[in-house]
RNA sequence: CGGACUUGUUGGGAAGAGACUCUGAACAAGAGCGCCGAAGGUGCAAAUCUGGAAUAAGCGAACCCAGAUGAAUCUCUCAGGCAAAAGGACCCAACAACCGAA
Numbered sequence: 001c002g003g004a005c006u007u008g009u010u011g012g013g014a015a016g017a018g019a020c021u022c023u024g025a026a027c028a029a030g031a032g033c034g035c036c037g038a039a040g041g042u043g044c045a046a047a048u049c050u051g052g053a054a055u056a057a058g059c060g061a062a063c064c065c066a067g068a069u070g071a072a073u074c075u076c077u078c079a080g081g082c083a084a085a086a087g088g089a090c091c092c093a094a095c096a097a098c099c100g101a102a
Base pairs, nucleotide, nucleotide: 001100002099003098006097007096008095009094010093011092012091013090018033020032021031022030023029034082035081036080040078041076043074047069048068049067050066051065052064
C1' cells in the first nucleotide's frame, strides 16, 4: 500500500409469529392451547472418493449394492422467539487481527 476469503470490535439498517386462556400486581415466572424462523443447533441434493459385485481370463467404463465427504435464506422446530425493550441471520461503513506485495 492492497484485500478474494476468514475472525473479531464499534456504529447504522434488519423480518416473522397470541398485549391468547388460568394463577399472578406484572408485559416476570409457571401450566395450557395456538403460532414463527433470521441466535445457535439437526437433516439432506448433485458431485467426488472407497469397497464389493459383474465379466471365459486380465484390465476398464456403465449399471447394481454398501459406506464416507458433501451447501443453503431449503428442512426440522431441539433450542430460541410471538406488545415494547433486549436479541436477531444478513447488509453497509470504519477499525483490528490475518493474508499478500513493496